The part of an RNA shown here (small-subunit ribosomal RNA, central domain) has 348 nucleotides and comes from an uncultured bacterium. Its Rfam family is "Bacterial small subunit ribosomal RNA". Gene Ontology terms of the family: structural constituent of ribosome and ribosome. The full RNA is in RNAcentral, with records from ENA and SILVA. The prediction has a mean pLDDT of 89.
Context: one part of a larger RNA
């Protein structure tokens, strides 16, 4: 410098923007930086390698020639990359006319159930369990009626469904807003693709002020159970879950599967569109999603298989035996938990 990998073996950054960087459609004309080629100069002797020669050989030694990955100048060439000017529309985008959708913020709003409260009816139990007990109840509980408080989640619909970049998103209305999908035309004329650092987003749990608190609950106290039982099981119950506003940055953050583009049998089913055929029921084209099965082909086999794990291209990311170890030390970040970046000895 080439060669090997990354669905489960070691390994795709959680997610997206996106600056440098890398790489870029189709066509003219230029340029000549890469790029091929000539010729010139240089590449110091000694090594080294080929032919000689000289000590008896040989090491040594010595004449000659080669070579010397190059670099520099100076023509020439014009495909191919790159610059410059110019066109073009397939790639990107915009503008129109639909469409679906729990994407997002913010604001009101409703029944259902839990629980607490008052009050009325009524009495002796209720509640728990494998049984049990702790617990609530004559100071009147559980039940049942009626009212009225409060907080938090939204049965069926509901799906193998929709939507977003991921995280994630679900009673209902309004009002703010983001992005997709599709027809068919007009524009704009390569505006792209990826993306080290970067910025943003980022469930849970946790932390900060300051609210909130029904229900359910780490820790806690108590009854059981055990040989113990710092557990499961039961009776309680605090923070936390809930709002704001600020951190915090983690995950089996998963499709264990980076983005993008291209090309490469079908069938079956569903979701949104839009064409065509029928009177219709329904059939058929077609572009986006979503799941199933399965040619070719890939795979160590499991499986993937037009949504690829098939064939390719273009970038970025990781990965190199198993323990030590995602550790210690240092540096960022953070309030603090700790987060990230990341060894060694020393062992098998």
């Nucleotide at each position: 410098c080439u060669g090997g990998g990354c669905g489960a073996a070691a390994a795709g950054c959680g997610u997206g923007c996106g600056c440098a960087g890398g790489c870029g459609g189709u066509u003219g004309a230029u340029u000549a930086a890469g790029c091929u080629u000539g010729c010139u100069g240089u590449g110091a002797a000694a090594g080294c390698c080929c032919c000689g020669g000289g000590c008896u050989c040989a090491a040594c030694c010595u004449g000659g020639g080669a070579a010397u990955g190059g670099c520099a100048g100076u023509g020439a060439g014009g495909a191919c990359u790159g610059g410059u000017c110019g066109a073009c529309u397939g790639g990107a985008g915009u503008g129109u006319g639909g469409c679906a959708g729990a994407g997002g913020g913010g604001g009101g709003u409703g029944g259902a159930a839990u629980u607490c409260c008052a009050c009325g009816u009524g009495u002796a139990g209720c509640a728990g369990u494998g049984a049990a007990a702790u617990g609530c109840g004559u100071a009147g509980a559980g039940a049942u009626g009626u009212g009225g408080a409060g907080g938090a989640a939204c049965a069926c619909c509901g799906a193998u469904g929709g939507c977003g970049a991921a995280g994630g998103c679900a009673g209902c209305c309004c009002c703010c807003u983001g992005g997709g999908c599709u027809a068919a035309c007009a524009c704009u004329g390569a505006c792209g693709c990826u993306c080290a650092g970067g910025c943003a987003c980022g469930a849970a749990a946790g932390c900060g002020u300051g609210g909130g608190g029904a229900g359910c609950a780490a820790a806690c106290a108590g009854g059981a159970u055990u040989a113990g039982a710092u557990a499961c099981c039961c009776u309680g119950g605090u923070a936390g879950u809930c709002c704001a506003c600020g951190c915090c940055c983690u995950a089996a953050a998963c499709g264990a599967u980076g983005u993008g583009a291209a090309c490469u049998a079908g069938g079956u089913g569903u979701u949104g569109g839009a064409g065509g055929a029928g009177c219709g029921a329904u059939c058929u084209u077609u572009c986006a999603g979503u799941a199933c099965c399965g040619c070719a082909g890939c795979u160590a086999a499991c499986g993937c298989g037009u949504g690829a794990a098939g064939u390719u291209c273009a970038c970025c990311g990781c990965c190199u035996g198993g323990g030590g170890a995602g550790u210690a030390c240092g540096g960022u970040c953070g309030c603090a938990a700790g987060a990230u970046u990341a060894a060694a000895a020393c062992u098998c």